[in-house]
RNA sequence: UUUUUUGAGAGUUUGAUCCUGGCUCAGGAUUAACGCUAGCGGCAGGCCUAACACAUGCAAGUCGAACGAGGUAGCAAUACCUAGUGGCAAACGGGUGAGUAAUAUAUGCUCAAUCUACCCAUAAGAGGGGGAUAACAGCUCGAAAGAGUUGCUAAUACCCCAUAACAUGUAGAAACAUAAGUUUUUACAUCUAAAGUUGCGUUUGCAACACUUUUGGAUGAGGGUGUAUCUUAUCAGAUAGUUGGUGAGGUAACGGCCCACCAAGUCGAUGACGAGUAGCUGUGCUGAGAGGCAGAACAGCCACAAUGGGACUGAGACACGGUCCAUACUCCUACGGGAGGCAGCAGUGGGGAAUUUUUCACAAUGGGGGAAACCCUGAUGGAGCAAUCCUGCGUGGAUGAUGAAGGCCCUCUGGGUCGUAAAAUCCUUUUAUAAGGGACGAAAGCAGUAACUAGGAAAUGAGUUAUUGUUGACUGUACUUUUUGAAUAAGUAACGGCUAACUAUGUGCCAGCAGCCGCGGUAAUACAUAGGUUACAAGCGUUAUCCGGAUUUACUGGGCGUAAAGCGAGCGCAGAUGGACUAACAAGUCUGGUGUUAAAGACUAAGGCUUAACCUUAGCAUGCAUUGGAAACUGUAAGUCUAGAGUUUGAUAGGAAGUUUUAGAACUCCAUGUGGAGCGGUGGAAUGCGCAGAUAUAUGGAAGAAUACCGGUGGUGAAAACGAAAACUUAGGUCACAACUGACAUUUAGGCUCGAAAGUGUGGGGAGCAAAUAGGAUUAGAUACCCUAGUAGUCCACACCGUAAACGAUGGUUGUUAGACGUUGGUGCUUAAGCACUAGUGUCGUAGUUAACGCGAUAAACAACCCGCCUGGGUAGUACAUUCGCAAGAAUGAAACUCAAACGGAAUUGACGGGGACCCGCACAAGUGGUGGAGCAUGUUGCUUAAUUCGACAAUACACGUAAAACCUUACCUGGGCUUGACAUCCUCAGCAAAGUCAUAGAGAUAUGAUGGAGGUUAACUGAGAGACAGGUGGUGCAUGGUUGUCGUCAGCUCGUGUCGUGAGAUGUUGGGUUAAGUCCCGCAACGAGCGCAACCCCUAUGGUUAGUUAAUUCAUCUAACAAAACUGCUAGCGCAAGCUAGAGGAAGGUGGGGACGACGUCAAAUCAUCAUGCCCCUUAUGUCCAGGGCUGCAAACGUGCUACAAUGGCUGGUACAAAGCGUUGCUAAACCGUAAGGUCAUGCUAAUCGCAAAAAGCCAGUCUCAGUUCGGAUCGAAGGCUGCAAUUCGUCUUCGUGAAGUUGGAAUCACUAGUAAUCUCGAAUCAGACAUGUCGAGGUGAAUACGUUCCCGGGUCUUGUACACACCGCCCGUCAAACUAUGAGAGCCGCUAAUACUUAAAACCGUUCCAAUAAGGAACGUCUAGGGUAGGAGUGGUGAUUGGAGUUAAGUCGUAACAAGGUACCCCUACGAGAACGUGGGGGUGGAUCACCUCCUUU
Repeated sequence: UUUUUUGAGAGUUUGAUCCUGGCUCAGGAUUAACGCUAGCGGCAGGCCUAACACAUGCAAGUCGAACGAGGUAGCAAUACCUAGUGGCAAACGGGUGAGUAAUAUAUGCUCAAUCUACCCAUAAGAGGGGGAUAACAGCUCGAAAGAGUUGCUAAUACCCCAUAACAUGUAGAAACAUAAGUUUUUACAUCUAAAGUUGCGUUUGCAACACUUUUGGAUGAGGGUGUAUCUUAUCAGAUAGUUGGUGAGGUAACGGCCCACCAAGUCGAUGACGAGUAGCUGUGCUGAGAGGCAGAACAGCCACAAUGGGACUGAGACACGGUCCAUACUCCUACGGGAGGCAGCAGUGGGGAAUUUUUCACAAUGGGGGAAACCCUGAUGGAGCAAUCCUGCGUGGAUGAUGAAGGCCCUCUGGGUCGUAAAAUCCUUUUAUAAGGGACGAAAGCAGUAACUAGGAAAUGAGUUAUUGUUGACUGUACUUUUUGAAUAAGUAACGGCUAACUAUGUGCCAGCAGCCGCGGUAAUACAUAGGUUACAAGCGUUAUCCGGAUUUACUGGGCGUAAAGCGAGCGCAGAUGGACUAACAAGUCUGGUGUUAAAGACUAAGGCUUAACCUUAGCAUGCAUUGGAAACUGUAAGUCUAGAGUUUGAUAGGAAGUUUUAGAACUCCAUGUGGAGCGGUGGAAUGCGCAGAUAUAUGGAAGAAUACCGGUGGUGAAAACGAAAACUUAGGUCACAACUGACAUUUAGGCUCGAAAGUGUGGGGAGCAAAUAGGAUUAGAUACCCUAGUAGUCCACACCGUAAACGAUGGUUGUUAGACGUUGGUGCUUAAGCACUAGUGUCGUAGUUAACGCGAUAAACAACCCGCCUGGGUAGUACAUUCGCAAGAAUGAAACUCAAACGGAAUUGACGGGGACCCGCACAAGUGGUGGAGCAUGUUGCUUAAUUCGACAAUACACGUAAAACCUUACCUGGGCUUGACAUCCUCAGCAAAGUCAUAGAGAUAUGAUGGAGGUUAACUGAGAGACAGGUGGUGCAUGGUUGUCGUCAGCUCGUGUCGUGAGAUGUUGGGUUAAGUCCCGCAACGAGCGCAACCCCUAUGGUUAGUUAAUUCAUCUAACAAAACUGCUAGCGCAAGCUAGAGGAAGGUGGGGACGACGUCAAAUCAUCAUGCCCCUUAUGUCCAGGGCUGCAAACGUGCUACAAUGGCUGGUACAAAGCGUUGCUAAACCGUAAGGUCAUGCUAAUCGCAAAAAGCCAGUCUCAGUUCGGAUCGAAGGCUGCAAUUCGUCUUCGUGAAGUUGGAAUCACUAGUAAUCUCGAAUCAGACAUGUCGAGGUGAAUACGUUCCCGGGUCUUGUACACACCGCCCGUCAAACUAUGAGAGCCGCUAAUACUUAAAACCGUUCCAAUAAGGAACGUCUAGGGUAGGAGUGGUGAUUGGAGUUAAGUCGUAACAAGGUACCCCUACGAGAACGUGGGGGUGGAUCACCUCCUUU
C1' cells in the first nucleotide's frame, strides 16, 4: 500500500447518582416433546428411557466342473434335484455403547522383535504308494433331541516314501553397521504336492480353473514408544510378580507374558494409589476470535453379543445368528431328559414426555460361492407412516366509495374504524379435479451374427470391435398436453417496560397473570372477553438442554486501602525469575523444502436437478515428523568483569534481647503514739467502716507490683512488642574510607521458627486492680450502666495454646518519575537564625492515578519478577471428614434450601439527633389579668331514645358549620297520603278554565260541594294520558373543581446563561458586616432575572384650600373632596460601605399606628350538607306532601364563656362627658295609665333635620363596716306583660317572695409590650319573638414590666454524624409461640460396590500316569481358575423413635442490643455470666461524636 474478514445491548439495589455485583431478557441451535392449527412438493433424519423380556417370519450360503450314493422326468441320449463326505465363505457385511480414564482413541515415530487366506508379479514343480470312513443297508435304545452297533464304499478327505530351493538348526568365511544386528556365501541335518476337474484335440498333448514350494508386492493384522485426552487432595502415600537380573518355558513376535533362583527395588504434590463420571476421533452447535458445550445421522478406530469363564477350528476368532462349562430366566417333556438367546430387518409387551411398516426388489451399487449361467444377500435400492428438521410453491390478480350492511369505539340527530376490505365488473389457472401422452436411472453380463489381433501343429481358449435380441422394485413415477372454474387451501402468538403492537366491557388483593421488574384492594392499555393492531406464517407458541450476550474464571481479557480479596511476622529447600563482556553450540525462536494431516464436512470457484435445500467436480492445511539455513534474544556448557550481593577495618545511635543486682515515690497491711465522731461514697442516696477508737496525723516495719517528670506523629525491632539505674553476655542497623570475593541474587508452595491479651497444666507469689459472685441503689423490670465488698486472674519459673480491627484494613524485591516545609542518626564543606550527601520518620502538594474518597519518591503513579488470595447475599467459617491440642478450641472447609438483591462501596440532596455554632418570636424571663375550684350559659363526648339528623377531633375539632331548632327551618323518628311526581323540557286530548271565597269530612295533606270570574282562551293556565325523564342533605373529600385552615407575614422558593463535578448535584443563595426582611453593602466563578420582603391600596394622627346643609354657629368645630407633609433629608460620633447611636426641627422619626395583601410547597388536612361535578346506588321510594314528636332528652367527663366570692366594694340620691350604628311590615317623641314589664292615644322621621338614646365606669353626698353580710345571685313559688295560628314538651320580660354554691381556687395551664392589658358602657347583623353571657363593631377610663437569651416551645441559616428517604410516630436485633421446607446427629435396620483371608471348585488348555498302542481317542491325577460358601472390616446409598441448629411465612409475646454521642461510643480476639437481644473483665482498633490542648502544614 492492497485485499479479505470483523465485536450493538437492555431491565432490575437508590429519593436521585457513580461504581461493585449478581439475577433476568432479546440471538442461534436440537435425534426433541407438549398445546392450537394445517394445502402440496423436494431433501434429510426418526427408542436420547429398560445392554428390559421377546411370539412369528426372514437376515449366510454356495460349489455336481472334488466324491460316492440316492431320486425325478424321459423310450433313450440326456437334463434336473440333493441328505452326506470334501472345498471356500461364515472373523465381512449389519447392530449396540454396557464396560473402558488407558490392554482405548487422536497424532507422529518405530519393529534390525512380527504374521498375512483369496489377489498380483517372480522362480521351480506336480514322481511312487497305502489304509480307512460318512453317506448307504441291517439291527438296537429313546417321548423327543438324538445315540449305539455290525457290514459295504469314493474323493481335490487322510497317511507314507522320493525329489528340491527357501526356511530352521549347527559349524565356518567375507562385507557393512554397531546398542541389539543386517547382507552374501560354504558344509551337514530336518520338512512338501490333488498323476485333480472340465473343455478341446489327438503327434499322449494344449487350454482354463484348482494345487505345492520360493522370493517380492499389495491388503489386512499384531507389538513398542513420544505428546494430547473429564472431576475429586474432605483420596497422600501405593506396590511382593511388585522393580530389575540370570536361566528355562511360551508366542507369529518382544516382554514378569509365565516359572525357578538372586538382588531390593519401582511409582508419587509435574498428583502415584483410590473414588466418581465417560466409548474415542473426523466432526456438530455456538462464538468476532480465543474458547465453551456436544460426540444423533455419515465416516475411521475400539469394545460388546442373556451374565461369567474357557478353549477348538482356521490365514484370521477366543467367534452376535459356532462349541464346552457354570449361573439366572423362558419353553417342551411320556419326568427319564432336552431346547433357547432380535444390542440383525420388521414386529410385540414393558418403561417413558417421546421415536415408524410383521412393505417391494435384487433393476442399480456392493458382498459370498461358482469356470459360468446362476443362487444367496432385511447389506443396499425403493416405497409406506408422522409438519421431526431444512427448503421451494400456493391459498389469486386488476378495477372498484352508495366509504354498503354488520361488529367495535366515541364528545352520540352525528363521527371514527375494520376498509378497496366486501359486493360488483374484467382477468389468470401455479396448485387441486378429470382425460391423454410419457422419460432418465440400463450399462454390463448373457445369447445370436460378423470381423479383426497375438500365439499355437490344430482346436478349444484369450483379447478387441460392430450389430441384433434380452434385463426396472420404484412406476405409468418425474415431466408434459388438454378440460372445468376463483373455483380446492390460514393459522398461531403477542400488544405495561425490556419489545413491534390499544381501546371497551366484566372482575374488585377475588378470580387470575408473571421471563425479570411487577399487575389485581370499583375508572386494570398487565386478569377474562370482544373489537382493533403487531409479528411470524403451513406453521406458531410453550417446555427442556447447549453456546452467546457474561471482560460473570479475564491466554486474548478482571481484580485484592474502603466494594469479595495481602497469609500476623520472619527464615528458607524444591520451583519460578535473574547484572556486564567474549567467542561456541543450536534446545526454544525465525525461515525454505519434503512427508503426513483418510473420505465426507467447512471455505473458495465452477457445474447438475425449473429455483432452493440437495448433489457433483476442482482447489485449499495455523498440527506432527523430517531436512537445509539464520544466530539478535532466551537457554546450555566455557572464560572474563564489578555497578547487584557479601566480607574485613574505623566510627556511631538506640525503651533491640537475655541474666543478675540496686534504688526512690505511691498504694495496702502490721505495731505504737496523738486525737475523738464521724469516715466513705453518689446525680441524690444506701450497703460498708467506726467509741472494741475508724477517717486524719506522726514514727517504725513488712510485702508485692509498676517505674511519674524526661517523653516528643521522637528511637529500636521481622512482626508481636520494647520505657528507673548499673554490670555481664548476644543480635541487627547506619555512616566513612580503602581492600577483598566475583552474580554468591530476588521471591518462595510444602516445611521450620517467633507470635498481644485471654485461657490451660505443675509449683511459687499475691500489694493494688478485678471477670464470676454478694449486697446497696436506679428502674415498670435492671441478671446492666452507679456504689460497697470480692475470687479466679493479673506477677515469677517451666510447659502448652497459636488466635485479634495481629491495621497503613495497603505482600516482598528492584528500577524510573516536580517541588516545599519539619524532624531523628551519620558524614562532608564550614561557623551560618547555613549548605550538600546519605539512612529513617512526618505534613502539604505537581504530573499521573482512582467509582469516588483519596494516594502522590514511605504511591494506591509508571514498569519487571515471585508468592498469597477473591468471584452475588444468606445458609456458614456452620455440618461431615481429617490433622493438631490436656481442654477451650485451632487449621482445612462444603451442600440442600432460600432471596433479587446484600448492614456492598463512595459520594449527593433532604430529614432527623437526648451533635455543635449563630439568630429570631409574649418562646422563656420580668410583669398584669385570667382559666383549672363555685353557680349558671353554651359546645363536645358518652349514655339514653322511635328519633335524640349530619359534619368538624393534637397544634390546625369542641359560643365551630348555626349572623339565632316552639311550627317552618329539618336533613331525623312515628303515623297518614301521592307515583311522570313538589320542581324542568317535550307530545296528544279536553277545558268557562285557573287563582280566590264559603261550607262539609278529616290531625292535616286531601276529598266533595257551592260560589267566583270579562284580566286568559296563538294558550304561557288547569285537568287527564303515554313515555323520555324529574328528584335524592343517598355513598365516595382516598376520583375531583372551587373555597378554606395550618406551618407563617416565617424569609424564604426558584430560573436562564456561564463555571466546577463521570454523575446525582454544586456554584449563584456560602463568607464578613447589617437589617423587621435573600433588607442593603463589601468580598467571591459567577453574571443576571422571577415569585416572595418592602412600596403602591384603605383607615387613622397635622395643618392648608375649596365646598356644604339640617336649631344655633363670620371665623372656629363638624362633614366631604383635593393637594401637602417624613426622605436617615439635616447635625454630631462610629464605620471601607451598608448602616447604627445621639440630637435638632417637627403634629408625626427611623416600615409613625392599624388593616387588606399569605411565595414554592407541606399535612391523600377540611368540605360531595353552600355550590359544581365523575362513577356507583334508590325509582309506588333512599323521591315528594302533611300532622305530631325529636335536634332542648341526663349518671358522668372535657372545652369556651358569664356572674361572683366583695369596702379600689354594694345600695340610695344627685350630677357630667362619647363614638359608631339602625329605623316606613320600621324607629317612635310628648302626654296619660300601670310598682314594673308594658299599655292607650298620638306626633315626628324614607333621617347630620325625627326617633332608638338613658351612655356607663366617673364625680358629689349619704349609708352599710368584714359578716356567707345591704356580698352573691342560682333555685323554687305566686302574680303578670309581650311576640306569635300556637309558648305543654320548648320563648323572653316584669313585680313580689325564696336566697343555693361560693370567702380568690391542687397539679397544671392561657392571653397580653401602649392608647396595649385591665375595666366601663353603647350599637349592629340574624330576627315575629328569643334562650346573645356568643359574634362583629364603637368609644370612655387607662396601667405594670422587659436584666437578658442559660433553659422550655416553635422557626431560620451554617456545619457534623447517620444502617433514616412512608424520612425518628424512622430503621432494626434476639429469645419464646405457630405453620411449612430442606438438612446434620441418631439405638439401629435394609441394601449395593470393590477388595482381603480361609474353604470348595465345573469345563478347557498344559503336564504326568494308565488303557490303547499306528495316529486319533478315552480315563485318572496335578497346577490354575469362573462360580459358590464362611468371616471380619472398608466405601457408599436408603430408612429410623428422638434430637440440633438453619431457612421461609401482612398484621402473635417479651424487651430495645445496633444506626445520631442511639441515650453506658461502637467493633475485634478471648474468658466468665445471663429469659432474650446482651452484660462485665483483659488486651487491641477507629471503621467514634463533641470540646480543649499540643505539634505540623498553608495563607496573610
A computed fold for a 1500-nucleotide RNA from Equivita sp. (SeqCode), annotated as small-subunit ribosomal RNA.
RNAcentral holds the sequence, with entries from ENA.
Taxonomically the source falls in Equivita (SeqCode) (Bacteria, Bacillati, Actinomycetota, Eggerthellaceae).
The coordinates come from a structure-prediction model, not an experiment, and the mean pLDDT is 82.